[in-house]
Context: one part of a larger RNA
RNA sequence: AGCAUUUGGUGGAUGCCUUGGCAUGUGCAGGCGAUGAAGGACGUGGCACGCUGCGAUAAGCGUCGGGGAGAUGUGAGCAAUCUUUGAUCCGGCGAUUUCCGAAUGGGGAAACCCACCCUCACCAUUUCCUUUCGAUCGACCUUCGGGUCGGCCGGAAAGAGGUGGAUAGGGUAUCACCAGACUGAAUAUAUAGGUUUGGUGAAGCGAACCCGGGGAACUGAAACAUCUCAGUACCUGGAGGAAAAGACAUCAACAGAGAUUCCCGUAGUAGUGGCGAGCGAACCGGGACCAGGCCAGUGCUUCUUCGUUAAUUAGCGGAACACUUUGGAAAGAGUGGCCAUAGCGGGUGACAGCCCCGUACGUAAAAAUGAUCGAAGAAGACUUGAGUAGGGCGGGACACGUGAAAUCCUGUCUGAACAUGGGGGGACCACCCUCCAAGCCUAAAUACUCGCACAUGACCGAUAGCGAACACAGUACCGUGAGGGAAAGGUGAAAAGCACCCCGAUUAGGGGAGUGAAACAGUACCUGAAACCGGAUGCUU
Numbered sequence: 001a002g003c004a005u006u007u008g009g010u011g012g013a014u015g016c017c018u019u020g021g022c023a024u025g026u027g028c029a030g031g032c033g034a035u036g037a038a039g040g041a042c043g044u045g046g047c048a049c050g051c052u053g054c055g056a057u058a059a060g061c062g063u064c065g066g067g068g069a070g071a072u073g074u075g076a077g078c079a080a081u082c083u084u085u086g087a088u089c090c091g092g093c094g095a096u097u098u099c100c101g102a103a104u105g106g107g108g109a110a111a112c113c114c115a116c117c118c119u120c121a122c123c124a125u126u127u128c129c130u131u132u133c134g135a136u137c138g139a140c141c142u143u144c145g146g147g148u149c150g151g152c153c154g155g156a157a158a159g160a161g162g163u164g165g166a167u168a169g170g171g172u173a174u175c176a177c178c179a180g181a182c183u184g185a186a187u188a189u190a191u192a193g194g195u196u197u198g199g200u201g202a203a204g205c206g207a208a209c210c211c212g213g214g215g216a217a218c219u220g221a222a223a224c225a226u227c228u229c230a231g232u233a234c235c236u237g238g239a240g241g242a243a244a245a246g247a248c249a250u251c252a253a254c255a256g257a258g259a260u261u262c263c264c265g266u267a268g269u270a271g272u273g274g275c276g277a278g279c280g281a282a283c284c285g286g287g288a289c290c291a292g293g294c295c296a297g298u299g300c301u302u303c304u305u306c307g308u309u310a311a312u313u314a315g316c317g318g319a320a321c322a323c324u325u326u327g328g329a330a331a332g333a334g335u336g337g338c339c340a341u342a343g344c345g346g347g348u349g350a351c352a353g354c355c356c357c358g359u360a361c362g363u364a365a366a367a368a369u370g371a372u373c374g375a376a377g378a379a380g381a382c383u384u385g386a387g388u389a390g391g392g393c394g395g396g397a398c399a400c401g402u403g404a405a406a407u408c409c410u411g412u413c414u415g416a417a418c419a420u421g422g423g424g425g426g427a428c429c430a431c432c433c434u435c436c437a438a439g440c441c442u443a444a445a446u447a448c449u450c451g452c453a454c455a456u457g458a459c460c461g462a463u464a465g466c467g468a469a470c471a472c473a474g475u476a477c478c479g480u481g482a483g484g485g486a487a488a489g490g491u492g493a494a495a496a497g498c499a500c501c502c503c504g505a506u507u508a509g510g511g512g513a514g515u516g517a518a519a520c521a522g523u524a525c526c527u528g529a530a531a532c533c534g535g536a537u538g539c540u541u
Stems, first nucleotide, its partner, number of pairs: 001540009015526001016490002020460002022457007029449002031205002039100003042055003046078002050074002061094006070082003105114003115172005122165007130157005136151006174202010209240001210238005220227001224274001250257002261288005271279002292441003295385001300380008311369003315363003321336005337354002339343001345357003390414008400426001421436005477484002497525001500512004
């Protein structure tokens, strides 16, 4: 040195576990905001670093309910307290709620700087008025005690006002609409416009869903230009719990149907298409859901108020087991019982229907919200639809690329009829059939899930599952920035977390001792694989 056996170190795979995720179903909710949101900054605890809570009343204040023995979050500890005169905790309604942020008095490099106006209570000073007390003068009355009225002086109290101080509070953005006032052109009266006062409203945020306005390219066509991707992504305006659409100027085919929306079929059919790649209906049938109304009034729609009530926001009651035995521990095993509208599930020192929490079932609200229903009140409609239908030119939408291209929309130019009328039936004409545009409203069936509750899983189990199971994750870290973005779980049933002694420079580390079922469970802690590094023994060289 190699090989073999064995014993350790290192390392953290594997097994087991789960506080966390993922997905689905059902129901709820579908908004918050100038009464200042979402999101933050800074504070706030006896000691206080993060998170959580809260806001100078600051891990909290009041009140009304629930609840019933401990409590002062995470979070141990010490200190100091609270609590059956009901604390902590849970729910309803209130109070407080710094500063930034739409941020809105002005500014600004967010959480800062600088202003103006008004004012309650308070202090100082001052004016007026009222009441009252005392002294004094005059008049009148007098039971001689005094009383009334008026003037003047001093004191006190209440009220009203002015000035100054200081405190605290409030107001002061913009735009739109409404109402009023003052002004005021071309242009005389006026009007438009302007200024100003008051009132009402808006703004900003939010996951997807919805309706408008704009609108790509990569890609595919095996290149590429029409085409496709796709009216997609993205930008932007607006709204609601849904939105949009909607009560036939619709289809159909000589028989008829009867608003809209969604699903299944029709059907990858008919079509369309450098007839390439591709795109791709409808009639009709079956289902889900069904609802019709209004334009001058017994109606409809919306809103408000009042009453009513299901439900929601805390809870409460809730059956039934003992002994023996193994063990550190019984829920295991043995024996004998019991309950069950409850043998879903979780916990307890191993596997518990009967130990605990629960579960089935039953039951509960002072207060708030409140579907539904009823009553009352208010508001709206602008009148049966003309610069419309139709036409020319140019585009767009229709499954339909200009085509034989109907139908719908309109940038531009035009432009009817008036129910004795008009539209449609895929160029167009006739006949026939059918409907009545150019006004408005309308629930349900449908779409989605930032979120709440419950339930479920041939979903994951720490390189998985959300990026994030961890007192510290959108954190550390990277980037000027937009943005990118981790790693990191497990002692034990219980800290019983090793008193004391020894070695050691040592608070390192170790050896005893002790705890424990176990310490090769010692906070680098369950199990503890391999790579890698040692020790011992044997063999070989």
The part of an RNA shown here (large-subunit ribosomal RNA, domain I) has 541 nucleotides and comes from Qipengyuania vulgaris. It was read from a public genome assembly. Lineage of the source: Bacteria > Pseudomonadota > Alphaproteobacteria > Erythrobacteraceae > Qipengyuania.